Predicted 3D model of a 102-nucleotide RNA (Purine riboswitch aptamer) from Paenibacillus sp. J31TS4.
It matches the Rfam family "Purine riboswitch aptamer". The family is grouped with related families in Rfam's "Purine riboswitches". Gene Ontology term of the family: purine nucleobase biosynthetic process. For this family Rfam cites "Riboswitches Control Fundamental Biochemical Pathways in Bacillus subtilis and Other Bacteria" (Mandal et al., Cell, 2003). About the family: Riboswitches are metabolite binding domains within certain messenger RNAs that serve as precision sensors for their corresponding targets.
The coordinates come from a structure-prediction model, not an experiment, and the mean pLDDT is 82.
The source organism's lineage runs through Bacteria, Bacillati, Bacillota, Paenibacillaceae and Paenibacillus.
């Protein structure tokens, strides 16, 4: 020192998506039908209703009960999904200047 590339800054951003914690929603509850086991058993499908809600409604233990029947009964722990508020941490589409970065 010439070339080449194509970016630098501002706006969009006190954002979007993400993560944790709070909190609300439901209580991972509640009826019902239909099949199913039977003290080494007590389980499976389906619908209702529950929420300013979309969706999920199970999973593991543990304790009494049911004297052979057809009905479960109590407690422990665990979230997931809706949405709000707060912390983290965070872009690009796109505009705007035009060689200011590298």
């Nucleotide at each position: 020192u010439a070339c080449c590339u194509a970016c630098a800054g501002c706006a969009a951003a006190a954002u979007a998506u993400g993560a944790c914690u709070c909190g609300u929603a439901u209580a991972u509850c509640g009826u019902c039908g239909g099949g199913g086991a039977u003290a080494u058993g007590g389980c499976c499908c389906g619908a209702c209703a529950g929420u300013c809600u979309c969706u999920a409604c199970c999973c593991a233990a543990a304790a009494g009960c049911c004297g052979u029947a057809a009905a479960g009964u109590u407690u422990u722990g665990g979230a997931c999904u809706a949405c709000g508020a707060g912390u983290c941490g965070g872009a690009a589409a796109u505009g705007c200047c035009g060689u200011g970065a590298a």